[in-house]
Molecule: c-di-GMP-I riboswitch aptamer
Organism: Halanaerobiales bacterium
RNA sequence: AAUACUUGUUGGCAAACUUAUCGAAAGAUAGGGACGCAAAGCUAUGGGUCUAAAGGUAUUUUUUCUAUGAUUGCCAGGUUUCAGCU
Numbered sequence: 001a002a003u004a005c006u007u008g009u010u011g012g013c014a015a016a017c018u019u020a021u022c023g024a025a026a027g028a029u030a031g032g033g034a035c036g037c038a039a040a041g042c043u044a045u046g047g048g049u050c051u052a053a054a055g056g057u058a059u060u061u062u063u064u065c066u067a068u069g070a071u072u073g074c075c076a077g078g079u080u081u082c083a084g085c086u
Stems, first nucleotide, its partner, number of pairs: 004086001005084002012037002017032006035073001041079003045076003048071003055065002
């Protein structure tokens, strides 16, 4: 110096819920708050899942199809990275 691994010190992130805002919705952002997480950092590249405004469809005020929307704390890939009993 690099890789694996995890004893994790110092630390880091922040689920549900809640307040405000945005959005058709799913959901997101900020504050509070901690269920948990060794990448629960970044990336929508592959798969899965969620929503259906617009558009299509129907037996038509109910149906149904479909991401160009969302989810990285669903799984994987790519990429960046702290510590050291080993």